The part of an RNA shown here (small-subunit ribosomal RNA, 5' domain) has 516 nucleotides and comes from a metagenome. Its mean pLDDT, the model's own confidence on a scale to 100, is 83. RNAcentral holds the full RNA, with entries from SILVA.
Context: one part of a larger RNA
RNA sequence: GAACGAACGCUGGCGGCGUGGCUAAGGCAUGCAAGUCGUACGAACCGGUUGAUUGAGUAAUCAUGAAACAGGUUAGUGGCGAAAGGGUGAGUAAUGCAUAGGUAACGUACCCUUAACACUGGGAUAGCCUCGGGAAACCGUGGGUAAUACCGGAUAACAUCUAAGAAUCGCCUGGUUUUUAGAUCAAAGGCUUCGGCUGGUUUUGGAGCGGCCUAUGUCGUAUCAGCUUGUUGGUGAGGUAACGGCUCACCAAGGCAUCGACGCGUAGCGGGAUCGAGAGGUUGACCCGCCACAUCGGGACUGAGACACUGCCCGGACCUCCACGGAGGGCUGCAGCAACGAAUAUUGCGCAAUGGACGAAAGUCUGACGCAGCGACGCCGCGUGUAGGACGAAGCCCCUCGGGGUGUAAACUACUGUCAGGGAGAAGAAAGACUUCGGUUUGAUCUAUCUCAGAGGAAGCACCGGCUAACUUCGUGCCAGCAGCCGCGGUAAUACGAAGGGUGCAAGCGUUGUUC
Numbered sequence: 001g002a003a004c005g006a007a008c009g010c011u012g013g014c015g016g017c018g019u020g021g022c023u024a025a026g027g028c029a030u031g032c033a034a035g036u037c038g039u040a041c042g043a044a045c046c047g048g049u050u051g052a053u054u055g056a057g058u059a060a061u062c063a064u065g066a067a068a069c070a071g072g073u074u075a076g077u078g079g080c081g082a083a084a085g086g087g088u089g090a091g092u093a094a095u096g097c098a099u100a101g102g103u104a105a106c107g108u109a110c111c112c113u114u115a116a117c118a119c120u121g122g123g124a125u126a127g128c129c130u131c132g133g134g135a136a137a138c139c140g141u142g143g144g145u146a147a148u149a150c151c152g153g154a155u156a157a158c159a160u161c162u163a164a165g166a167a168u169c170g171c172c173u174g175g176u177u178u179u180u181a182g183a184u185c186a187a188a189g190g191c192u193u194c195g196g197c198u199g200g201u202u203u204u205g206g207a208g209c210g211g212c213c214u215a216u217g218u219c220g221u222a223u224c225a226g227c228u229u230g231u232u233g234g235u236g237a238g239g240u241a242a243c244g245g246c247u248c249a250c251c252a253a254g255g256c257a258u259c260g261a262c263g264c265g266u267a268g269c270g271g272g273a274u275c276g277a278g279a280g281g282u283u284g285a286c287c288c289g290c291c292a293c294a295u296c297g298g299g300a301c302u303g304a305g306a307c308a309c310u311g312c313c314c315g316g317a318c319c320u321c322c323a324c325g326g327a328g329g330g331c332u333g334c335a336g337c338a339a340c341g342a343a344u345a346u347u348g349c350g351c352a353a354u355g356g357a358c359g360a361a362a363g364u365c366u367g368a369c370g371c372a373g374c375g376a377c378g379c380c381g382c383g384u385g386u387a388g389g390a391c392g393a394a395g396c397c398c399c400u401c402g403g404g405g406u407g408u409a410a411a412c413u414a415c416u417g418u419c420a421g422g423g424a425g426a427a428g429a430a431a432g433a434c435u436u437c438g439g440u441u442u443g444a445u446c447u448a449u450c451u452c453a454g455a456g457g458a459a460g461c462a463c464c465g466g467c468u469a470a471c472u473u474c475g476u477g478c479c480a481g482c483a484g485c486c487g488c489g490g491u492a493a494u495a496c497g498a499a500g501g502g503u504g505c506a507a508g509c510g511u512u513g514u515u516c
C1' cells in the first nucleotide's frame, strides 16, 4: 500500500447493488417450511332440482320425503410426490475431492422413441355400523362394502433363461447379429360432445441422472519405523443392479513400507477469492459443482431411487404431558428465544414473476423464490448550493503594537432547484390464463413523468518532531501524559493538554485484528 462475512471510538443527508451467528454441530417456547388428485374408489355430510309413497283435506293445496340427477365439503382406501428444493461443515487425509479414462461388470420413476397387447375369474379390507377397553395416545370384538388396492387362470415375444449351431468383431474373461428347440413371466381402467382424450402391461433405442473401477495429484510430524489375520492371493459357494474378501468354507503365506507404510495432530474438496510485476504466498464467507451430516449410536422397511433433516424400529442423554398404568418430542429449514461472545437482522408481504410437486384442467401447495424491513458492513453514485461581493466588518488568534491571520470566508445582491418533503399521476416489470373468439382477467413489491415551495433539512474525523503533507501561543514541569520505529516531557516542549492556524481524507475518518 492492498484486501476483509470484521469489531471498537467519534461522526452521520440520500439512493442503487450486494452482504450480515466466523463463537456453542450447545439448548429451544410459538407459528409456518410437502403436499396434491373426486376425470382411480365406496361412503358420510350440506344445500338444490325432479319427486314414488303415506297422512290431512270435498278440492285447490299442505306436510312427509324413498329414489334419481347435477353441485359442493370432508375423513378414509388408492396413485404420484415426499430421495427434490432448503440448511450446516461435526466427521473425513481418502470409502472424499480435482483431472483424465474405463464399465466386454451395471441401474434408471417421470420425458422422447420402436413394436405389440389389454381375455377371463376370485376373495378380502379401510371407511361405515355395533359393542367394549383407555386419563390420553390409541386399541380390540362382531357385521357388511368399493376400486387403477390385492390374488388366481389365459395369451405373449425380437424380453429373460437353458441346449445346439452359424456369421462377424475384439480388449483376457468375451461382445454384437442371427437360426432351431424348449421353459418362464403381463395388464386397469377413467372421462367423453362418441370424434376422441388420458391412463395400464411387455418391449427397442435415446436423453438426462446415478452406481462401481483405474491412474495421477491432494497439509504438518520420524521426538511415530515397522504395520497387517479377512490380513494378501486362490478354489467353491452366497450376496448385489453390478465387479470384488463384499460375506462365508477350505487351501496357500502372503500384502504394505524411508518414493515415508503404521501412528499422532490438523482439515470438508474444487471452480474460485485475495495479495503480488511475476514467481509465488494466504484462503475456501456470499454464488456454482461434488462429498458428508441431520439430538448421539445402531438397524432395516418401503420404493425407480434412501439405509431417508420435518418416515419407521431399538438403545443412550435431555425435555414435556400423565388419572403413575403409560404417552410424546428433535429449528445444522424461515422467522424468533434465552445462552455464548468483540460481534451478525423481521416471530414481515406475496405466490404477481422464475422454478418445483400434484392435477385433464380450473387450480391447490411451495419461509424455494420474488420482494419489503433492520445494520455506513462493503462497493458505487449524488448532495450539503452557484455567481458576484472589502486593501478586507465583528469575533477569535498572533504581534516587534506598526500590523498580520482566519478571509470572498460571512453579511449583502442575483440566481439555480439535484436529493429529502407536499400534491397529481398513469405507462412499465405481464409473459400468460380463461374464452361464447366479442372479450374478460392477473402486481406482493418497485419505479417513470408533471407540479408546489424554498438555500431552506444535510460535515465530520484523524493528523501537523523525523520517517510523512501540515506551526505558533498558552498550560504543565521526567509530573500529567504521548509513542508504529527513532524517541518526546527534569521552566521558553512545533512530540504531553488546550486554543488559533494548517495538512489529509470525506459520509465517513481513525484504531485494533488477520492475510499478502
Base pairs, nucleotide, nucleotide: 001516002515003514004513006512007511008510009509010508013382014381015380016379017378018377019375020374021340027337028336030335031334032333035080036079037078040077041076043074044073045072046071048069049068050067054063055062056061087293088292089291096218097217098216099215100214101213102212103211106210107209108208111206112205115202116201117200119153120152121151122150128143129142131140132139133138159184160183161182162181163180164179165178166177167176168175169174189198190197191196219265220264221263226256227255228254231253232252233251234250235249236248237247238246268290269289270288271287272283273282274281275280295316296315297314298313299312318329319328320327321326346372348371349370350369354368355366356365357364358363385415386414387413388412395406396405397404398403419457421452422451423450424449428446429445432441433440434439460505461504462503463502464501465486466485467484471500472499473498474497475496481488482487